[in-house]
A computed fold for a 73-nucleotide RNA from a Puniceicoccales bacterium, annotated as transfer RNA. The prediction has a mean pLDDT of 83. Lineage of the source: Bacteria > Pseudomonadati > Verrucomicrobiota > Opitutia > Puniceicoccales. The sequence was found in a public genome assembly.
RNA sequence: GGGCCCUUAGCUCAGCGGUCAGAGCAGGGGACUCAUAAUCCCUUGGUCGUGGGUUCAAAUCCCUCAGGGCCCA
Numbered sequence: 001g002g003g004c005c006c007u008u009a010g011c012u013c014a015g016c017g018g019u020c021a022g023a024g025c026a027g028g029g030g031a032c033u034c035a036u037a038a039u040c041c042c043u044u045g046g047u048c049g050u051g052g053g054u055u056c057a058a059a060u061c062c063c064u065c066a067g068g069g070c071c072c073a
Base pairs, nucleotide, nucleotide: 001072002071003070004069005068006067007066010025011024012023013022018056027043028042029041030040031039049065051063052062053061
C1' cells in the first nucleotide's frame, strides 16, 4: 500500500428497513435465612463509534472518517 471482518447498556452479545432497541451477567431495592451464599421478585442503565446521504421510515442500505482484528504485498 491492497483486500476482508468487527464497532449496539459497565461486560459478553442478539437484532439484517416498519411498533416501545433487547437478553444474560453486573449495579440498586426487596423476599427467603439467626446470618451469608444460592434461589425468586421488582428495578436502573443506550446520542446503536463519527459525520453525511438514500427512504414516508435507518442500529439495519450507501459514502466518509476513527478505533480494533485477520490476510496479502